Predicted 3D model of a 71-nucleotide RNA (transfer RNA) from a Candidatus Yonathbacteria bacterium.

RNA sequence: UGGGGAAUCGUCUAAUGGUAGGACAGCGGCCUUUGAAGCCGUCAAUCUUGGUUCGAUCCCAAGUUCCCCAG
Numbered sequence: 001u002g003g004g005g006a007a008u009c010g011u012c013u014a015a016u017g018g019u020a021g022g023a024c025a026g027c028g029g030c031c032u033u034u035g036a037a038g039c040c041g042u043c044a045a046u047c048u049u050g051g052u053u054c055g056a057u058c059c060c061a062a063g064u065u066c067c068c069c070a071g
């Protein structure tokens, strides 16, 4: 420098253009002599800016960061 890929709750991981879900973690409660375990509840996210569309995590363009390949 060129080509390809990735970016979603604190972490991991889903989602045919149509309610952003699950697990772990955190918080509160139940249980227990205490704790752990277990059970119930709760919290929390689409990398950024535009475009297409009735509607965008998803499609398009540009940008940022990271990874791989070639030189």
Stems, first nucleotide, its partner, number of pairs: 001070007010024004018054001026042005047063005
The coordinates come from a structure-prediction model, not an experiment, and the mean pLDDT is 80. The sequence is in RNAcentral, with records from ENA. Rfam family: tRNA. The family's RNA type in Rfam is transfer RNA. Rfam's curators write: Transfer RNA (tRNA) molecules are approximately 80 nucleotides in length.